């Protein structure tokens, strides 16, 4: 200098005028209720303050909450699955072990069991698990076409052909025999653990596939803020059932026989408040820890709408692209002053933890790979 790889931060602005919006406080001036009082509800005027994201998106998980509900236990159903820690808790997240991809820095893994059973490896192919002989090798025979034996190194089909390269051996091959690896027993030595290493001795053997059913081990109500709670208000009831009560099913437990619940058919109210923002909050410092992450001290108050608020113009300034090239430099390169142009993705709606999409600019740190030149 060129490309790449991780991790953070940041947020398409800033300033300054005019005009426009929401909510909360405090405060003034009206109205209207009725409980006559710093009550309730509303209009409006002054001041003061905060007013979308890193993904607010997807509804994939978890939880908070809030009903069922006094609420258990079984079974089932779904999830997860290699260790070991953080978290409130997850299918997250940190570190590792082991297996892949990559020259590498890094980066994916749907990683528990095939000796519990069951399926299933389609077409090709001689043959795909009580395997196997097509081409070729070599033996003997021969009527030169062939038959009959051994054989599984060679090729061929296929995802995948029954250990893998070597050297010996052999008619001509084969763990037949040997060396290394592999693969299985045993023992040791390192870790908290997955797991690595070592040593011995062994047959040279016992295919795959669970993101196939299933086994195992762990966890596991169930609906949701359109969840519920007050308040005003206005209405019509009727039929049926001997059961009903938040996945389905037993058990238990409550409610209910004057029928309660439950289902059908009908009919009124579809209004206000409130659930609604103080939180597993959020920022700094110091500690412990490879780390996520915990503790300990100080500080902060940062949107609540309710068909849904934060916006509109101007001006000049930054930011980023591009053309030009005072000018520096040994090159590679780099560039001032001007002029053109430019702004991704997208907007809370009970809340937080997280994955997962889209998508662009910029800032820093670190680390890889190369080119060039001292």
């Nucleotide at each position: 200098u060129g490309g790449a790889g991780u991790a953070a931060c940041u947020a398409a602005g800033g300033u300054g005028a005019u005009c426009g919006c929401g909510u909360g406080a405090g405060u003034c001036u009206g109205a209207g209720a009725c409980u006559u009082g710093u009550u309730c509800u509303u209009a409006g005027g002054c001041u003061c303050a905060c007013g979308a994201g890193g993904a607010a998106a997807g509804u994939c998980c978890g939880a908070g909450c809030u009903u069922c509900a006094u609420a258990g236990g079984g079974c089932a159903u779904a999830g997860u699955g290699c260790u070991g820690g953080c978290u409130a808790a997850c299918g997250g997240c940190c570190a590792g072990u082991c297996g892949g991809g990559g020259c590498g820095a890094c980066c994916c893994g749907a990683a528990g069991g095939a000796a519990a059973g069951u399926g299933c490896c389609a077409c090709a192919g001689a043959a795909a698990g009580u395997a196997a002989a097509c081409c070729g090798c070599c033996c003997a025979g021969u009527u030169u076409g062939c038959u009959g034996g051994g054989u599984a190194a060679g090729g061929g089909u296929g995802a995948a052909a029954g250990g893998g390269u070597g050297c010996g051996g052999u008619a001509a091959g084969a763990g037949c025999g040997c060396a290394c690896c592999g693969c299985c027993u045993g023992u040791c030595u390192g870790g908290u653990g997955a797991c690595a290493g070592a040593c011995a001795g062994g047959g040279c053997a016992u295919g795959g596939u669970a993101a196939a059913c299933c086994c195992c081990a762990c966890u596991u109500g169930a609906a949701g803020c359109a969840a519920g709670a007050c308040c005003a208000g206005a209405u019509a009831g009727g039929a049926g059932u001997c059961g009903c009560g938040u996945g389905a099913c037993c058990c238990g437990c409550g409610c209910u026989a004057u029928a309660a619940g439950c289902u059908c058919c009908g009919g009124g109210u579809u209004g206000g408040u409130u659930g609604c923002a103080c939180g597993a909050g959020c920022c700094a410092a110091g500690u412990a820890g490879c780390a996520a992450u915990g503790c300990u001290u100080g500080g902060c108050c940062u949107a609540g709408a309710g068909g849904a608020a934060u916006g509109a113009u101007c001006a000049c300034c930054a930011c980023c692209g591009g053309c030009c090239g005072c000018g520096g430099g040994u090159a590679a390169c780099c560039a001032g002053a001007g002029c053109c142009g430019g702004g991704a993705c997208a907007g809370a709606a009970c809340u937080c933890g997280g994955c997962u999409u889209a998508c662009u600019g910029g800032u820093u740190a670190c680390u890889c790979c190369g080119a060039c030149a001292a």